[in-house]
Formats: sequence, structure tokens, C1' cells
RNA sequence: CCCGACAAAGGCAAACCCGCCGCGAGGCGGGGACGCAAAGCCACGGGUCAGGACUAUUGCAGGCCUGACAGCCGGGCUACCGAAG
Repeated sequence: CCCGACAAAGGCAAACCCGCCGCGAGGCGGGGACGCAAAGCCACGGGUCAGGACUAUUGCAGGCCUGACAGCCGGGCUACCGAAG
């Protein structure tokens, strides 16, 4: 450095509920734990979701603009511990 234990000390916190913010996706705080070796941080690539205007149509949709999701995947940066390999 890679790696990830029936190790040790800890950490984070899904769904759901309450309050607040937002058109919305969603976010913040409190409660709460499904889980997580980066479930720490970053919107760079893909993906999913929301709002808006436009075009076309019997119907189906497509592209564009602006947002969101890091616990969807990949990638980048940082980090506790030290079994086996």
C1' cells in the first nucleotide's frame, strides 16, 4: 500500500412518525434503526426523479432549460483499527 476479522474502540442512520423549508423531486432538526468498512466529502460520467416552456400527435413520445438523489452504479479526495492473506 492492497485487503476486511464471530477483533477492539467507536461512527453513520433506511422505512416510518413529528415540526420547519420547497410548486415539486427533495432538504433541515428531533424521535427511530433497515442496514453500512467509507452509508465521510465531491454532481465528473452513467442512471433515476422533479419543475418549466416548446414541438408533434388519433395515440405513443422526443429533445431542451432549471433543479434533486452520494444509502443506484462508476470515478475523484480524505479517514479509525490491524486478524488472515
This is a predicted structure of an 85-nucleotide RNA (c-di-GMP-I-GGC riboswitch aptamer) from an Ignavibacteria bacterium. Its mean pLDDT, the model's own confidence on a scale to 100, is 89. NCBI's taxonomy places the organism under Bacteria, Pseudomonadati, Ignavibacteriota, Ignavibacteria. It was read from a public genome assembly, where an Rfam model found it.